A computed fold for a 472-nucleotide part of an RNA from an uncultured bacterium, annotated as small-subunit ribosomal RNA, 3' major domain.
Context: one part of a larger RNA
RNA sequence: UGACGGGGGCCUGCACAAGCGGUGGAGCAUGUGGUUUAAUUCGAAGCAACGCGCAGAACCUUACCAGCGUUUGACAUGCCUAGUAUGAUUUCCAGAGAUGGAUUUCUUCAGUUCGGCUGGCUAGUGCACAGGUGCUGCAUGGCUGUCGUCAGCUCGUGUCGUGAGAUGUUGGGUUAAGUCCCGCAGCGAGCGCAACCCUCGUCCUUAGUUGCCAUCAUUAAGUUGGGAACUCUAAGGAAACCGCCGGUGAUAAGCCGGAGGAAGGUGGGGAUGACGUCAAGUCCUCAUGGCCCUUACACGCUGGGCUACACACGUGCUACAAUGGCAACUACAGUGGGCGGCUAUCCUGCAAGGGUGCGCUAAUCUCCAAAAGUUGUCUCAGUUCGGAUUGUUCUCUGCAACUCGAGAGCAUGAAGGCGGAAUCGCUAGUAAUCGCGGAUCAGCAUGCCGCGGUGAAUACGUUCCCAGGCCU
Numbered sequence: 001u002g003a004c005g006g007g008g009g010c011c012u013g014c015a016c017a018a019g020c021g022g023u024g025g026a027g028c029a030u031g032u033g034g035u036u037u038a039a040u041u042c043g044a045a046g047c048a049a050c051g052c053g054c055a056g057a058a059c060c061u062u063a064c065c066a067g068c069g070u071u072u073g074a075c076a077u078g079c080c081u082a083g084u085a086u087g088a089u090u091u092c093c094a095g096a097g098a099u100g101g102a103u104u105u106c107u108u109c110a111g112u113u114c115g116g117c118u119g120g121c122u123a124g125u126g127c128a129c130a131g132g133u134g135c136u137g138c139a140u141g142g143c144u145g146u147c148g149u150c151a152g153c154u155c156g157u158g159u160c161g162u163g164a165g166a167u168g169u170u171g172g173g174u175u176a177a178g179u180c181c182c183g184c185a186g187c188g189a190g191c192g193c194a195a196c197c198c199u200c201g202u203c204c205u206u207a208g209u210u211g212c213c214a215u216c217a218u219u220a221a222g223u224u225g226g227g228a229a230c231u232c233u234a235a236g237g238a239a240a241c242c243g244c245c246g247g248u249g250a251u252a253a254g255c256c257g258g259a260g261g262a263a264g265g266u267g268g269g270g271a272u273g274a275c276g277u278c279a280a281g282u283c284c285u286c287a288u289g290g291c292c293c294u295u296a297c298a299c300g301c302u303g304g305g306c307u308a309c310a311c312a313c314g315u316g317c318u319a320c321a322a323u324g325g326c327a328a329c330u331a332c333a334g335u336g337g338g339c340g341g342c343u344a345u346c347c348u349g350c351a352a353g354g355g356u357g358c359g360c361u362a363a364u365c366u367c368c369a370a371a372a373g374u375u376g377u378c379u380c381a382g383u384u385c386g387g388a389u390u391g392u393u394c395u396c397u398g399c400a401a402c403u404c405g406a407g408a409g410c411a412u413g414a415a416g417g418c419g420g421a422a423u424c425g426c427u428a429g430u431a432a433u434c435g436c437g438g439a440u441c442a443g444c445a446u447g448c449c450g451c452g453g454u455g456a457a458u459a460c461g462u463u464c465c466c467a468g469g470c471c472u
Base pairs, nucleotide, nucleotide: 007472008471009470010469011468012467013466015462016461019426020425021424022423023422026318027317028316029315030314031313032312033311034309035308042053043052064304065303066302067301068300069299070298073129077128078127079126080124081123082122083121084120087106088105091102092101093100094099109119110118111117131293132292134291135290136289140287141286142282143281144280145278147276152191153190154189155188156187157186158167159166160165171182172181173180197270198269199268200267202238203237204236205235206234207233208232212227213226216225217224241264244258245257246256247255248254320419324378325377326376327375328374329373336367337366338365341360342359346355347354348353385416390411391410392409393408394407395406396405432454433453434452435451436450437449438448
């Protein structure tokens, strides 16, 4: 000077408390450990690994294993030699395929000193080299997590101290804030805070199609004429500053209440992450030093594996029912996506789906709601709860669903009676609950990223648990 203390003081945070809903028990999904395996590729490891890298492992991916093959190589540049450009394509044979052999059709240069000379391409062999998801994240760059969106971290000069250092940055108030005010051997400054940026909430102006419809006609229908008011769209502005009033405070900074206002004291949300910490993570994104392999630790292919299963843990989904299940009827969104696509309508099938194919490169067409509501039924049961598991028949994608996809019908109907110790999230359009969209993607989501619908309870307070800040 820091760090630490079951030292002290002050303060903050869904940290506790007050509430609501979960996890831990069940079944399944998914990740991990362990075990197994020819291989179950590799990494991630308290918080900050474990629905993480993976925004999607049947082949591919793929890095792993077995087998079959290749060796200047799948890819780059250069040298040497030979050939001539060459490129596309049909069929057959061997083979698991890679590959090897044969074959059909079309096409077939430019410059030129006419020398197969130069460029280009192919082949060959040899050499330089390629290649490596091989090792080291404790050699590194870059990127990222975390403390933490916590309020801190420093510098110049001056002053003090032999010096390390101190002061400033402490103190009295105040704030979300080292925010601001006052004081002060300090005076200033920088990186952070805040603001500037995006978005939601109000109004105005401009604009009016594909969107809108108050008035006037018209229609089955904003359908059409028409309208530019309203909604909406998307560009520009206005608006909030403790500005006004009262109280309080030290006449300060500020705090409390009120008015007006769409919004009030940072209006809600986002982006934004200081100096640094953890030799934190990543050499499997990429880049890169060093080391290692070079007929193999490189490259191609077929099949298998990453999907195994006495078990243990994490994260989720579905439930255990009556605030419910089932049946019938019926209403209302918002993000977004769409041409190898989204697909209306009609027909067909119990259904998944199939056929047909209007419209749409989209405010035009389309994907497109559920919970809620109304009526009926079930009457507390392992049930008309729950849906695992299994049998069987099908559908779709795709060369191909055996290992190992998703979906539908019929049958089957397991555990499960609200869950021990313990533990998690959340303070408002939040929790809870309901569905919808998108990325990836041929196909495959209970995950992820978004969107709207319905919509609560509670906060006395800071003694205690946890984390953090300042002074001592």

Its Rfam family is "Bacterial small subunit ribosomal RNA".